[in-house]
c-di-GMP-I riboswitch aptamer from a Bacillota bacterium, 74 nucleotides, folded computationally. Lineage of the source: Bacteria > Bacillati > Bacillota.

RNA sequence: UCACGAUAAGAGCAAACUUAUCGAAAGAUAAGGACGCAAAACUACAGGGCCUUGAAUGGCAGCCAGUUACCGAA
Numbered sequence: 001u002c003a004c005g006a007u008a009a010g011a012g013c014a015a016a017c018u019u020a021u022c023g024a025a026a027g028a029u030a031a032g033g034a035c036g037c038a039a040a041a042c043u044a045c046a047g048g049g050c051c052u053u054g055a056a057u058g059g060c061a062g063c064c065a066g067u068u069a070c071c072g073a074a
Base pairs, nucleotide, nucleotide: 004072005071012037013036017032018031019030020029021028022027035062041067042066043065047064048063049060050059051058
């Protein structure tokens, strides 16, 4: 350095649900709240897939995936 992921250490994120707001909707934001996460960080015209819609110049990254990254036992 790459791979890997511990009853390690220091950090971190936050499902469902509730309240308020935005939105046609999917969904998003904030507060509460924790099902869980070794990438639950970023990327939606790098790619695929899914959801909403009459339609996509809408949405989902905690669906697969690409990129980047803390620590250092086996």

Rfam family: c-di-GMP-I riboswitch aptamer. Rfam 15.1 lists 5,092 matches to the family in 1,772 species.